RNAcentral holds the sequence, with entries from MGnify. Predicted 3D model of a 77-nucleotide RNA (c-di-GMP-I riboswitch aptamer) from a soil metagenome. Model confidence (mean pLDDT): 78 of 100. The model forms 95% of the base pairs in the Rfam consensus.

RNA sequence: GAUAAAGCCAAACCCUCCGCAAGGAGGGGACGGAAAGUCACGAAUCUUCACGAGGAGAAGAUGGCCGAGCUGCCGAA
Numbered sequence: 001g002a003u004a005a006a007g008c009c010a011a012a013c014c015c016u017c018c019g020c021a022a023g024g025a026g027g028g029g030a031c032g033g034a035a036a037g038u039c040a041c042g043a044a045u046c047u048u049c050a051c052g053a054g055g056a057g058a059a060g061a062u063g064g065c066c067g068a069g070c071u072g073c074c075g076a077a
Stems, first nucleotide, its partner, number of pairs: 001074001008033002013028006031064001037070002041067002044062006051055001
């Protein structure tokens, strides 16, 4: 960051499997994406457990919600 080119990722939904759950993995499928690469550090949301009415705690989930960190493809004028 261009109505360029090459390649990349893959929402919803469907099938199978895993998990108490949030949710995850694989296959199909494309709504979209220039960090839709990575990271659970801050914030946020969600699940489970225990306390028991004080909203604080513990263990988890989400990176395609935002910020920070690390890394990175192509590239005209």